[in-house]
RNA sequence: CCAGACGGUCGGACGGUCGCUCCGCGAGGAGAGGAAAGUCCGGGCUCCAUGGAAACACGGCGCCGGGUAACGCCCGGCCAGGGCGACCUGAGGGAAAGCGCCACAGAAAACAUACCGCCCCGUUUUCGGGGCAAGGGUGAAAAGGUGCGGUAAGAGCGCACCGCCGGCCCAGUAAUGGGACGGGCAUGGCAAGCCCCGCCGGGAGCAAAACCGAAUAGGGACGGCGCGCCGCCAGCGCUUCGGCAAUGGGGGCAGGCGGGUUUUCACGCCGAGCCGUCCGGGUUGGUUGCUUGAGGCCGCGCGCAAGCGUGGUCCCAGAGGAAUGGUCGUCGCUCAGCAAUGAGUACAGAACCCGGCUUACAGACCGUCUGGCCAA
Numbered sequence: 001c002c003a004g005a006c007g008g009u010c011g012g013a014c015g016g017u018c019g020c021u022c023c024g025c026g027a028g029g030a031g032a033g034g035a036a037a038g039u040c041c042g043g044g045c046u047c048c049a050u051g052g053a054a055a056c057a058c059g060g061c062g063c064c065g066g067g068u069a070a071c072g073c074c075c076g077g078c079c080a081g082g083g084c085g086a087c088c089u090g091a092g093g094g095a096a097a098g099c100g101c102c103a104c105a106g107a108a109a110a111c112a113u114a115c116c117g118c119c120c121c122g123u124u125u126u127c128g129g130g131g132c133a134a135g136g137g138u139g140a141a142a143a144g145g146u147g148c149g150g151u152a153a154g155a156g157c158g159c160a161c162c163g164c165c166g167g168c169c170c171a172g173u174a175a176u177g178g179g180a181c182g183g184g185c186a187u188g189g190c191a192a193g194c195c196c197c198g199c200c201g202g203g204a205g206c207a208a209a210a211c212c213g214a215a216u217a218g219g220g221a222c223g224g225c226g227c228g229c230c231g232c233c234a235g236c237g238c239u240u241c242g243g244c245a246a247u248g249g250g251g252g253c254a255g256g257c258g259g260g261u262u263u264u265c266a267c268g269c270c271g272a273g274c275c276g277u278c279c280g281g282g283u284u285g286g287u288u289g290c291u292u293g294a295g296g297c298c299g300c301g302c303g304c305a306a307g308c309g310u311g312g313u314c315c316c317a318g319a320g321g322a323a324u325g326g327u328c329g330u331c332g333c334u335c336a337g338c339a340a341u342g343a344g345u346a347c348a349g350a351a352c353c354c355g356g357c358u359u360a361c362a363g364a365c366c367g368u369c370u371g372g373c374c375a376a
Base pairs, nucleotide, nucleotide: 001372002371003370004369005368006367007366008365009364010363012331013330014329015328016327017326018325020031021030022029023028033347037358038357040356041355042354043353044352045205046204047203048202058201059200060199061198062197063077064076065075066074067073078092079090080089081088082087093196094195098194099193100190101189102188115136116135117132118131119130120129121128122127144162145161146160147159148158149157163185164183165182166181168179169178170177171176209288210287211286212285219279220278221277222276223275224274225273228253229252230251232249233248234247237244238243255270256269257268258267295314296313297312298311299310300309301308302307332345333344334343335342336341
């Protein structure tokens, strides 16, 4: 210098002006994010349900150790796969408990079997009987692999090495790794198929929930005033069949109310409830929940790290159908241009609060490391 891997930080600055929300007003001050997003996990908090524990069902998680309030998150390690390498990826328990599945092709997809082929015998052309699974072929996958011996040809049939299984020893907290010994091998794959094992899990969510509660209209209790008279029609029911009649409809008289006041008339309305006091529920509304918190920053100690402990320091949006904005100027950055200058300046907007994950993101910067080339 080129190409790359990993980790981290920031994500425009200053000023003028007009506004918005909050701190009671004035003055003065504060006012979005690294993801505020998706609402996918884990908690706090609130209400509901619930004797305790266990079991069953259902759902989730799953190598080992550590961290954490907790997690499906994070850190460190192991194993497997990929990369020359830095490093990356992995739903990574159990398939010799059981069941199930393994398309097509293929003889055969798992207590088995033989298409081509090889070998032996009969026949010696075709063919028939037997042995074999080394070679070919099929397939994503074929019953340990390579080599030597052995054999008619072959085969863990025998042996060596590798693999596998078993208990033992060593290292490690463990996952796991290494070693010698024994066993010819009895064990194909799939559990994001059923299942088995271990661990975890009650439900709903701040529109949770609590408090205060007006007017109007309902509900209840108590008290006061009132529910007049006469016909007509219908008529539940009772009846000694003569009637009596709850209730409803419509009419007349009297009564009450109304149009500023008084009288009269006319008109309209009311007639079985009205008024007062108290109690209870509760809509709109108001208050709380609401932001001091598993909190931020700096230092020190422990730890490889995630993180933990400790000392100091700071208070950093709390609105509520929702403020955090608009505009102008100067500068910065990117692109175009010789220049003047022009264009652009990402993703995106808190809603009870935290810890994570995932997704989006113009551009700038820092650190560690890997491979290659050149020079000294």